The RNA shown here (transfer RNA) has 73 nucleotides and comes from Vicugna pacos. Lineage of the source: Eukaryota > Deuterostomia > Vertebrata > Camelidae > Vicugna. It matches the Rfam family "tRNA". Its family is annotated with triplet codon-amino acid adaptor activity in the Gene Ontology. The coordinates come from a structure-prediction model, not an experiment, and the mean pLDDT is 80. The sequence is in RNAcentral, with records from Rfam.

């Protein structure tokens, strides 16, 4: 240099062109306990990497860029 993959709460990951984007874990508060742990209920936390395009509608499709992973010379 060329090919492929990936980018979504703090972390690990689902997700579908359709009107509120979810789970586990972590974290906060209450209950439970003499207290702690466990358990349980509730909550907060997201520019869906960036820009543009297609569409009535884009996290999803297309293009470009950026970071990372990988193959290859």
């Nucleotide at each position: 240099g060329g090919g492929g993959g990936c980018a979504u709460g703090g972390c690990u990951c689902a997700g579908u062109g359709g009107u509120u984007a979810g789970a586990g874990u972590a974290u906060g508060u209450g209950c439970u306990u003499a207290g702690c742990a466990u358990g349980u209920a509730c909550g907060a936390g997201g520019u869906c990497c960036u820009g543009g395009g297609u569409u009535c509608a884009a996290u999803c499709c297309c293009c470009a860029g950026u970071a990372c992973c990988u193959c290859u010379a």
RNAcentral records the identical sequence in 4 taxa.